Small-subunit ribosomal RNA, 5' domain from an uncultured soil bacterium, 535 nucleotides, folded computationally.
The coordinates come from a structure-prediction model, not an experiment, and the mean pLDDT is 82.
Context: one part of a larger RNA
């Protein structure tokens, strides 16, 4: 000098930051991932039509509920256990690779089928939940057709390289696709037919962004760890993977690493950075950002473009909890919050208005991400606690050589100011969009729709906050440490090696500037000291 600090005394305000460093200890409660009816069929409620005497049958609209289906849930958020490793950083490589959504270009979307939830009926169960029968839809599922420059295989040219090969052109064979929905228009009595726009869907190529794998180099301690190694090192065949590879397997060979520190042990997430320092260096990795690892402990796979998946599944262990004792349920290292541990670390707040994310044609829904507010002088910065005048100088207190000196322009008193506080009034920026509506342009048969531009309209948690104006009135706002030397600041009294002080040297045994109090003084100031850590 610095700090995610703590402790003691003290404490007026604001802005911006920041706040479990310990038990990756255990967790009550609420919330943190849903959404789509413009993919599908239903249940319920309300309302409104048609037929019917009625029971009932059959429509429309709105809301709602699960279910099938799609996308998301692999992001975002948390923590630092593990990890000394291609984990990270940096620079390269992949002639060994993957990629949902998005963008660009191209070509399609033909024709069939069988089921199954929901539902209805019945049954079992304490609960969680489950079984049987019937019957139904789809952008769910399955064949068929068609198709390319796709995949596999074969053949034949050209070019190139880095060994396996790569790029490019032609021919033969085999294989693999799809889904519809919404809104206008035209024709028709109708069934239906024709055509358009938008959103989807299938295949191919490229791009963008994301990821996987490999390598060079770099960054801890320990030799009181000196030898380590059997899938070990390499090869061949095979398997596996998106992909190379002992990644796995069978066989063959006997290799591979090591004082340039292997192997073992200890410690540790890594980095951008941060602190310090003139620098070199040392220390460090909290907040923010990138990467990694983990999600009660250990193991496993499933689904999927993507997980070996925090708020998914299965098994085992520990723990908690329910039970009708047969069996079940759970996982805050998400946001708050509780207990515990600890010197020590916050609200069970408001809002989706903004930014961003997911879903949706949109309206919109969800979002403890985020934006805000609350608490804490924990830090940094700013402001205030008044300003000017006012006596050879009150009172009080202290010292005194008793003359006086100090506190001290300090106070009183006079004149002002109005930061801040309090009261009253006004009152934001952050808002741009989207949507709706009007106009114009383009597309079009069409003012269906869509795209672009312009005008209007709508939307604020913070917040009646910031800010502005007015009123009031010096009024509500100063402490802490130190004064022997280092080190800036001295006297009196008390005490008497006692009580005590102390960072080092050292003070105290009767005049102590070193203890304690007082007066005075010095330093810093809403803080001041102490402790801890580091340079």
């Nucleotide at each position: 000098g610095a700090c995610g600090a703590a402790c003691g005394c003290u404490g007026g305000c604001g802005g911006c930051g920041u706040g479990c460093u310990u038990a990756a200890c255990a967790c009550a409660u609420g919330c943190a991932a849903g959404u789509c009816g413009a993919g599908g069929g239903g249940g319920g409620u309300g309302u409104u039509g048609g037929g019917g005497c009625a029971a009932c049958c059959u429509g429309g609209c709105a809301c709602u509920c699960a279910c099938c289906g799609g996308c998301g849930a692999a992001c975002g958020g948390g923590u630092g256990c593990g990890u000394a490793a291609c984990a990270c950083g940096u620079g390269a490589g992949c002639g060994a690779c993957c990629u949902a959504c998005c963008g660009u270009g191209g070509u399609g979307u033909g024709g069939g089928g069988g089921a199954u939830a929901g539902c209805c009926g019945g049954c079992c169960c304490a609960a969680c939940g489950g079984c049987c029968g019937g019957g139904u839809a789809a952008u769910a599922c399955c064949g068929c057709a068609u198709a390319c420059g796709c995949u596999c295989u074969u053949u034949u040219g050209g070019g190139g390289g880095c060994a396996u090969c790569c790029c490019u052109g032609g021919g033969g064979g085999a294989g693999g696709a799809a889904a519809g929905g919404a809104g206008g228009g035209g024709g028709g009595c109708a069934a239906c037919c024709c055509g358009c726009u938008c959103c989807g869907u299938a295949c191919c190529a490229c791009g963008a962004g994301g990821g996987g794998c490999u390598c060079g180099c770099g960054g801890c301690c320990u030799a009181u760890c000196a030898g380590c190694u059997g899938g070990u090192u390499g090869g061949u065949g095979g398997g596996g993977u998106c992909a190379c590879g002992g990644c796995c397997u069978a066989c063959c060979a006997a290799g591979g690493c090591g004082a340039c520190g292997a192997c073992g042990g200890g410690u540790a997430g890594c980095u951008g950075g941060u602190c310090u320092g003139a620098g070199a260096g040392g220390a460090u990795g909290g907040c923010c950002a990138g990467c990694c690892a983990c999600a009660u402990u250990g193991g496993g796979a499933c689904u999927g473009a993507g997980a070996g998946a925090c708020g998914g599944c299965c098994c085992a262990g520990a723990c908690u909890c329910c039970u009708a004792c047969g069996g079940a349920a759970g996982g805050c290292a998400g946001c708050a919050g509780u207990g515990g541990g600890g010197a020590a670390u916050c609200u069970u707040g408001c809002g989706c208005a903004a930014u961003g994310g997911c879903c949706g044609a949109g309206a919109g829904g969800c979002u403890g991400a985020c934006g805000c507010a609350g608490c804490g002088a924990c830090g940094c910065c700013g402001c205030g606690u008044g300003u000017g005048g006012g006596a050879g100088g009150a009172c009080g207190c202290c010292c005194u050589u008793c003359g006086g000196g100090g506190u001290g322009u300090a106070a009183a008193c006079c004149a002002c100011u109005g930061u801040u506080g309090c009261c009253c009034g006004g009152g934001a920026c952050g808002a741009a969009c989207c949507g709706c509506u009007c106009c114009g342009a383009c597309c079009u048969a069409a003012c269906a729709u869509g795209u672009c531009g312009g005008g209007g309209u709508c939307u604020g948690a913070c917040g009646g906050u910031a800010c502005c104006g007015g009123g009031u009135g010096a009024g509500g706002a100063a402490g802490c440490c130190c004064c022997g030397g280092c080190u800036a600041a001295c006297u009196c009294u008390g005490u008497g090696c006692c009580a005590g002080c102390a960072g080092c040297c050292g003070c105290g045994g009767u005049a102590a500037u070193a203890c304690a109090g007082a007066g005075g003084g010095g330093g810093c100031u809403a803080g001041c000291g102490u402790u801890g850590u580091u340079c």

Rfam family: Bacterial small subunit ribosomal RNA. Gene Ontology terms of the family: ribosome and structural constituent of ribosome.